Predicted 3D model of a 353-nucleotide part of an RNA (large-subunit ribosomal RNA, domain IV) from Rudaea sp. Taxonomically the source falls in Rudaea (Bacteria, Pseudomonadati, Gammaproteobacteria, Rhodanobacteraceae). RNAcentral holds the full RNA, with entries from ENA. Its mean pLDDT, the model's own confidence on a scale to 100, is 87.
Context: one part of a larger RNA
C1' cells in the first nucleotide's frame, strides 16, 4: 500500500456533482398528533413517558373438590395459605446503561413529473418511459369486423352491439375554444372526364372482272392493315359534411388632460387568426431577465411578474389528496464525508528463510 472490521479529542457537511458511504433511528405499551384531503387517509406523522430483579398487595381470567336436585345437556349452595396466566398499585435492590446482547422504522418543509399497484432495455439506463382503470372516436349485423393462411380451414367465439376490433387519451375535479381552404374520411350524384367491350365511318394493300395498242387505269366479293362513330362502372374533377380526423389558429400604423400605456379607431392578408387556463415553464435565445424569501455571500430553489425568441387545451390545458429504490432546493438529529489524520482487529500485496 488493497480489501474486511473497529475505535477517536475539538468542530460537525466546513467534504463533495450530490451527506456518495456511515453515522444514527429502531421493540412494546401509553399519552400525543399539523397542514391537506378523494373523509379512507396524512399517521408508526410530529414529539413524549414507561420497561430489569425482589418482596407484598389488588383484579381480571383458566383450571378443582364437596353437597342438594335432576341425570341427555345440567342447575344451585359451600370450600381453598391451592395450581396457572394477565394487568395492575405500593416498597425495595443492583449497574454509566434494564427491547443491557442478537434483531431492531432516521425525521421533516417546499416544487417538478407520473394519478395509484404494476411493467420494462437478460448482461453499463427501472424513468418523467410503457401499462393501467376511466373517456372519446371510429369499425363491425354475424358465415361480423379484423387476423393467420395460394386453400382447406382456424383464431375471433362455442361470443352477438351492455359484444368483438383498431385509433388515440390516460385516476379523480374543473374543463375542452376558433378553422372543413390543403389532406383524409363519409355522403351525393345533375355536369364533365374515363378502361377492358362493342366496332358506325372512311382509307389503304390484294385481284375476278373490265377499259386500253400498250404503258397504264378503274376495281365488286373475299382476305387483310389502318381509322375509331356509337355503348361504357368505380374512381377523378364537382356538391355536401366532418377536427377526442391529419392539421392550422397574422401583419403594420395611429390613438386617453404629465408621463407611459392603449379599452379605441384604420389599414393589408387569411380557412381561422390562440378562447380557458397556465407562463424565464423537463418550454425562456437574451438571461445569473427583474421583484421578493432563504444564506454572511444563492447561475440552483420557492413566491410573484409577462417582454411566451419558441405553453396552449384528448400529439389534451390547468388544478389535485394518496403513492414514488423518480428529479431538483431547504432544515432537524447524526456522524471520520471533510478540516486532518490516528491507532487497533483480520486476509492479501511486498520483503527475508
Nucleotide at each position: 500500500c488493497u480489501u474486511g472490521g473497529g475505535u477517536g479529542a475539538a468542530g460537525g457537511a466546513a467534504c463533495u456533482a450530490g451527506g456518495c458511504a456511515a453515522c444514527a433511528u429502531a421493540g412494546c405499551a401509553c399519552c400525543g398528533u399539523a397542514a391537506c384531503u378523494u373523509c379512507g387517509g396524512g399517521a408508526g406523522a410530529a414529539g413524549g413517558u414507561g420497561c430489569a430483579c425482589c418482596c407484598a398487595g389488588a383484579a381480571u381470567c383458566g383450571u378443582g373438590g364437596c353437597u342438594a336436585c335432576a341425570u341427555g345437556c345440567g342447575u344451585a349452595g359451600c370450600u381453598g395459605a391451592g395450581c396457572g396466566a394477565u394487568u395492575u398499585u405500593g416498597g425495595g435492590u443492583c449497574g454509566c446503561a434494564g427491547u443491557g446482547a442478537c434483531c431492531a422504522g432516521g425525521c421533516c418543509g417546499c416544487u417538478g413529473c407520473g394519478a395509484c399497484u404494476g411493467u420494462u432495455u437478460a448482461c453499463c439506463a427501472a424513468a418523467a418511459a410503457c401499462a393501467c382503470a376511466g373517456c372519446a372516436c371510429u369499425c363491425u349485423g354475424c358465415a361480423a369486423a379484423c387476423a393467420c393462411g395460394a386453400a382447406a380451414g382456424u383464431g375471433g367465439a362455442c361470443g352477438u352491439a351492455u359484444a368483438g376490433g383498431g385509433u388515440g387519451u390516460g385516476a379523480c375535479g374543473c374543463c375542452u375554444g376558433c378553422c372543413c381552404g390543403g389532406u383524409g374520411c363519409u355522403g351525393g350524384a345533375a355536369g364533365g372526364u374515363c378502361a377492358a367491350u362493342u366496332g358506325a365511318u372512311g382509307g389503304g394493300g390484294u385481284c375476278a372482272g373490265c377499259c386500253g395498242c400498250a404503258a397504264g387505269g378503274c376495281g365488286a366479293a373475299g382476305c387483310u392493315c389502318c381509322u375509331g362513330a356509337u355503348c361504357g362502372a368505380a374512381g377523378c374533377c364537382c356538391c355536401a359534411g366532418u377536427a377526442a380526423a391529419c392539421g392550422g389558429c397574422g401583419g403594420c400604423c395611429g390613438u386617453a388632460a404629465c408621463u407611459a400605456u392603449a379599452a379605441c379607431g384604420g389599414u393589408c392578408c387569411u380557412a381561422a387568426g390562440g378562447u380557458a387556463g397556465c407562463g424565464a415553464a423537463a418550454u425562456u435565445c437574451c438571461u445569473u431577465g427583474u421583484c421578493g424569501g432563504g444564506u454572511a455571500a444563492g447561475u440552483u430553489c420557492c413566491g410573484a411578474c409577462c417582454u411566451g425568441c419558441a405553453c396552449g387545451a384528448a400529439u389534451g390545458g390547468c388544478g389535485u389528496a394518496a403513492c414514488g429504490a423518480c428529479a431538483g432546493c431547504g432544515g432537524c438529529g447524526c456522524u471520520g464525508u471533510c478540516u486532518c489524520c490516528a491507532c487497533c482487529c483480520a486476509a492479501g500485496a511486498c520483503u527475508c528463510a